[in-house]
Predicted 3D model of a 73-nucleotide RNA (transfer RNA) from a marine sediment metagenome. The sequence is in RNAcentral, with records from MGnify. It matches the Rfam family "tRNA". Gene Ontology term of the family: triplet codon-amino acid adaptor activity. Rfam describes the family as follows. Transfer RNA (tRNA) molecules are approximately 80 nucleotides in length. The coordinates come from a structure-prediction model, not an experiment, and the mean pLDDT is 81.

RNA sequence: GGGCGGUUAGCUCAGUUGGUAGAGCGUUUCGUUUACACCGAAAAGGUCGUAGGUCCGAAUCCUGCACCGCCCA
Numbered sequence: 001g002g003g004c005g006g007u008u009a010g011c012u013c014a015g016u017u018g019g020u021a022g023a024g025c026g027u028u029u030c031g032u033u034u035a036c037a038c039c040g041a042a043a044a045g046g047u048c049g050u051a052g053g054u055c056c057g058a059a060u061c062c063u064g065c066a067c068c069g070c071c072c073a
Stems, first nucleotide, its partner, number of pairs: 001072007010025004019056001027043005049065005
């Protein structure tokens, strides 16, 4: 230098065909208990890597860039 894959909540990951961003774990509060744990209920937490483009509408389609991994030279 070239090719492929990845980047979404604190962590691990979904999100199929463009139409209000989700799950598990974790955190906080409440219930339960003498207390802790378990269990039950609720809540908080997201510029979807970044800059543009297309579109009525983009995590999703297109382009550049950054970072991570693999392969080729």